[in-house]
């Protein structure tokens, strides 16, 4: 150089046949239960790399960057 892949709460996945309030497990606040801790319950914070573009309407499709992975002379 090139050719594929992949990016979503902190963290590790889902969600990509375009449409409902973006979900979950793990952590984190905060409350309950308990003499305490720890397990359990309950609330609740927190995310679509970025820029265009299709489109009535995009994490979801396209095209560029950017940053990871893999392959190859």
């Nucleotide at each position: 150089g090139c050719c594929c892949c992949c990016a979503u709460a902190g963290c590790u996945c889902a969600g990509c046949u375009g449409g409902a309030u973006a979900g979950a497990g793990c952590g984190c606040g905060c409350c309950c239960c308990u003499c305490c801790u720890a397990a359990g319950g309950g609330c609740g914070a927190a995310a679509c790399c970025u820029g265009c573009g299709u489109u009535c309407g995009a994490a979801u499709c396209g095209c560029g960057g950017u940053g990871g992975g893999g392959g190859u002379a």
Molecule: transfer RNA
Organism: Fibrobacter sp.